[in-house]
Context: one part of a larger RNA
RNA sequence: GAGUAGCGAAUGAGGGGUGAGAAACCUCUCCGCCGAAUGACCAAGGGUUCCAGGGGCAGGUUCAUCCGCCCUGGGUAAGUCGGGGCCUAAGGCGAGGCCGACAGGCGUAGUCGAUGGAUAACGGGUUGAUAUUCCCGUACCCGUGGCGGCGCGUUUCCCGUAAGGGAUGGAGUGAUGGGGUGACGCAGCAGGGGCGCCCAGCCCGGGCGGUGGUUGUUCCCGGGGUAAGGGUGUAGGGCGGUGUGCAGGGAAAUCCGCGCACCAUGAGGCCCGAGACCUGAUGCCGAGCCGUGUGAGGCGAAGUGGGUUCUCCCUGGUGCCGAGAAAAUCCUCUAGCGAGUGCCGUGGCGGCCCGUACCCGAAACCGACGCAGGUGGUCGGGUUGAGAAUACUAAGGCGAUC
Numbered sequence: 001g002a003g004u005a006g007c008g009a010a011u012g013a014g015g016g017g018u019g020a021g022a023a024a025c026c027u028c029u030c031c032g033c034c035g036a037a038u039g040a041c042c043a044a045g046g047g048u049u050c051c052a053g054g055g056g057c058a059g060g061u062u063c064a065u066c067c068g069c070c071c072u073g074g075g076u077a078a079g080u081c082g083g084g085g086c087c088u089a090a091g092g093c094g095a096g097g098c099c100g101a102c103a104g105g106c107g108u109a110g111u112c113g114a115u116g117g118a119u120a121a122c123g124g125g126u127u128g129a130u131a132u133u134c135c136c137g138u139a140c141c142c143g144u145g146g147c148g149g150c151g152c153g154u155u156u157c158c159c160g161u162a163a164g165g166g167a168u169g170g171a172g173u174g175a176u177g178g179g180g181u182g183a184c185g186c187a188g189c190a191g192g193g194g195c196g197c198c199c200a201g202c203c204c205g206g207g208c209g210g211u212g213g214u215u216g217u218u219c220c221c222g223g224g225g226u227a228a229g230g231g232u233g234u235a236g237g238g239c240g241g242u243g244u245g246c247a248g249g250g251a252a253a254u255c256c257g258c259g260c261a262c263c264a265u266g267a268g269g270c271c272c273g274a275g276a277c278c279u280g281a282u283g284c285c286g287a288g289c290c291g292u293g294u295g296a297g298g299c300g301a302a303g304u305g306g307g308u309u310c311u312c313c314c315u316g317g318u319g320c321c322g323a324g325a326a327a328a329u330c331c332u333c334u335a336g337c338g339a340g341u342g343c344c345g346u347g348g349c350g351g352c353c354c355g356u357a358c359c360c361g362a363a364a365c366c367g368a369c370g371c372a373g374g375u376g377g378u379c380g381g382g383u384u385g386a387g388a389a390u391a392c393u394a395a396g397g398c399g400a401u402c
Stems, first nucleotide, its partner, number of pairs: 012030006031399004039379004045359002049357001050074006059067002079140002081355004086117002091112003097106003121138005141351004146346007156167004172337002177333004185320003189316005196308005202224006208216001225284002229279003236272004240263007248256002285303001288299003321324001365374002381393003
């Protein structure tokens, strides 16, 4: 320079409290703001910032009794959620191998590698801080061994004194192998539904009027829920069946494929399959009522009908060209193994490792900052409306550090 610029988009007012001290902390009542977000939940990233008690130097663009600050203590609970013990993609590594003065490069078999496939848990309650993890209730999956019931099988021949060996049969089991499935584009259209929402003169609870009226057979306000699992197998969709033959599927096959014969042809059977219904549930939740050193809980009604329904669920069909992953799982077939084993019911036991707090359109991530910037996915109510626009609003969250 200068007590100058600035104090970083935005509404606060009043009462009470705490305190040495209050415009900013706590609390209440109004008012205002967001509401396809300024709400809720994940992934990434951060790493204790979460919660409680205490503090008041510094940090906080002012103050501070307050804080994402400082100190002390506490907090993250899983067979089923996400990842690993499963699978593969791009890509990486790569036994042998090929190439290369060396270093090293490429690459087969393999082995890794999710952003994909496969895979068994839901509802309610609870803490100051965790919950599909704890508790309550009701389930499911894998393994293991038990009991009851119903089945099937443990063979035959040869050699051998025997042990044993060879051949054959055998309930069941069964591939690191064969086959099928998994298995897939985009854009319109069509059908059946669920969540949600709306309406109700029906059901339940409460109310009876600040100002003329309001006990109303159409008054006003609020509410009118409930999962996985189990049973049934619907709307809809898919598949022809039996017998026989074979040189293909680098062995085999009853499987797949190919051929032939017969039957059937919109018939039966089998498979897939939302939802609904019954159960789960004599439970839980529930408006409200009663109660609490205003830090505890208890009781608990109705719980129906109709409509609509997206980008969600189950499917189908059409069109188009850019012609739309792989492997494991699963099913089946044998090879093989094989003396006990299959099915049903029932009860017992076991179930490993890592993550889980908190922020997440942000004051906690990326931007040197408590920065008007940036940040993938999911849910996304009501009135208006074509709409996720706009305006107002619910739940919920804020009033932005002079």
Model confidence (mean pLDDT): 81 of 100. Large-subunit ribosomal RNA, domain III from Halostreptopolyspora alba, 402 nucleotides, folded computationally. It matches the Rfam family "Bacterial large subunit ribosomal RNA".